[in-house]
Context: one part of a larger RNA
RNA sequence: UGACGGGGACCCGCACAAGCGGUGGUUCAUGUGGUUUAAUUCGAUGCAACGCGAAGAACCUUACCUACCCUUGAAAUCCUUGGAAUCUCGCAGAGAUGUGAGAGUGCCUUCGGGAACCAAGAGACAGGUGCUGCAUGGCUGUCGUCAGCUCGUGUCGUGAGAUGUUGGGUUAAGUCCCGUAACGAGCGCAACCCUCGCCCUUAGUUGCCAUCCGAAAGGGGAACUCUAAGGGGACUGCCAGUUAUAAACUGGAGGAAGGUGGGGAUGACGUCAAGUCAUCAUGGCCCUUACGGGUAGGGCCACACACGUGAUACAAUGGGGAGUACAAAGGGUUGCCAAGCCGCGAGGUGGAGCUAAUCUCAAAAAACUUCUCGUAGUCCGGAUUGAAGUCUGCAACUCGACUUCAUGAAGCUGGAAUCGCUAGUAAUCGCGAAUCAGAACGUCGCGGUGAAUACGUUCUCGGGUCUUGUACA
Numbered sequence: 001u002g003a004c005g006g007g008g009a010c011c012c013g014c015a016c017a018a019g020c021g022g023u024g025g026u027u028c029a030u031g032u033g034g035u036u037u038a039a040u041u042c043g044a045u046g047c048a049a050c051g052c053g054a055a056g057a058a059c060c061u062u063a064c065c066u067a068c069c070c071u072u073g074a075a076a077u078c079c080u081u082g083g084a085a086u087c088u089c090g091c092a093g094a095g096a097u098g099u100g101a102g103a104g105u106g107c108c109u110u111c112g113g114g115a116a117c118c119a120a121g122a123g124a125c126a127g128g129u130g131c132u133g134c135a136u137g138g139c140u141g142u143c144g145u146c147a148g149c150u151c152g153u154g155u156c157g158u159g160a161g162a163u164g165u166u167g168g169g170u171u172a173a174g175u176c177c178c179g180u181a182a183c184g185a186g187c188g189c190a191a192c193c194c195u196c197g198c199c200c201u202u203a204g205u206u207g208c209c210a211u212c213c214g215a216a217a218g219g220g221g222a223a224c225u226c227u228a229a230g231g232g233g234a235c236u237g238c239c240a241g242u243u244a245u246a247a248a249c250u251g252g253a254g255g256a257a258g259g260u261g262g263g264g265a266u267g268a269c270g271u272c273a274a275g276u277c278a279u280c281a282u283g284g285c286c287c288u289u290a291c292g293g294g295u296a297g298g299g300c301c302a303c304a305c306a307c308g309u310g311a312u313a314c315a316a317u318g319g320g321g322a323g324u325a326c327a328a329a330g331g332g333u334u335g336c337c338a339a340g341c342c343g344c345g346a347g348g349u350g351g352a353g354c355u356a357a358u359c360u361c362a363a364a365a366a367a368c369u370u371c372u373c374g375u376a377g378u379c380c381g382g383a384u385u386g387a388a389g390u391c392u393g394c395a396a397c398u399c400g401a402c403u404u405c406a407u408g409a410a411g412c413u414g415g416a417a418u419c420g421c422u423a424g425u426a427a428u429c430g431c432g433a434a435u436c437a438g439a440a441c442g443u444c445g446c447g448g449u450g451a452a453u454a455c456g457u458u459c460u461c462g463g464g465u466c467u468u469g470u471a472c473a
Base pairs, nucleotide, nucleotide: 001473002472003470004469005468007467008466009465010464011463012462013461015457016456019421020420021419022418023417027311028310029309030308031307032306033305034303035302042053043052064298065297066296067295068294069293070292073125077124078123079121080120081119082118083117086103087102088101089100090099091098092097107114108113127287128286130285131284132283136281137280138276139275140274141272143270148187149186150185151184152183153182154163155162156161167178168177169176193264194263195262196261198232199231200230201229202228203227204226208221209220212219213218235258238252239251240250241249242248314414318373319372320371321370322369323368324367330361331360332359335354336353340349341348342347380411385406386405387404388403389402390401391400427449428448429447430446431445432444433443
């Protein structure tokens, strides 16, 4: 100087407390461990692995296993020889591949040949998702959006170092003020950026419709909504009080908004030899008729069990039937697919429109009105299984999603323990997108309805500052 303390002081955080809803029990989905297996590819392992890499494993993906094949190789550069390239048809085979027949003779030319492409051959080489993340780059997680981390000069100290950065206040903040052997400065904080909330200007099509015409289409209008570009607006600016006449805090006015207005992006010096050699790149090591390459089938989907994360429920604030409303944000030409018709339905048919404020996905659902059920393993719950189908796709057996009929399991609110959340939040309700032929209960977004509680900081956890002890570095 740090680190540590079941030392002290001060402060903060959904850290506790106060509340609301969960997990832990059930069934299913999914990931992991374990076991099994020819293989169940690999990685991730306290917080910070476990709906994680994977924004989507039937084939492909695919790295694993089995079988059958290739060896200058699937793709790259160089050399030699031959042939344009290319196309068609057989046969064998699971295919990769092997084998045979036929068509075709192009472009440039100094007539030597050349360009592109194909085949054969020789070797230089290729290739490796093989090992090492404890050799590395890059990227990422974490402490933590915590308020810290440093430097120059000066001063002090023999020196390691100290000071500045400590102290008194204050703040979300090393934020600001005052003091001060320090004076300044840098990386962080804040602001500058995006978005939501108010107003104005400009612009009116595909959007809007108050006034006017019209049955409608539309004409017309530029007010309103909206769209999207530029501005304004909030600064403790004003008032009062408190404080030290400071910084600031408390209350108030005005205001759409008030003290960082809400949300996002933004992550200092560093820590964990944290993660990744399987995104990529890369040193070293290893393989080279195989640890490389191709194909078919299988596996990654197994199942006495254990754990994590979710979905659905156990019901009446509910289930079912009928009727009536109100979104936002997105996607669409290999696409979205309207009306109509067929089917109980998944869907089929049909073909209008749309490269989209125009057409379409598209029905929002909770909600509201009304009828029914009457506390029951039920008109709760929907697992499982049988049968019949639909769709995608060469192909749904291993191993897809969905529909209809039948079946109707566990489950009556969950032990110890444990998680999230402070406001348009929790809870609850649906909608969309990426990936994607198909395949979400996951992920990322969007809006609808919309709470309770916070006395407080004694305690638990994590963090910051000062101080103290130390046989630790």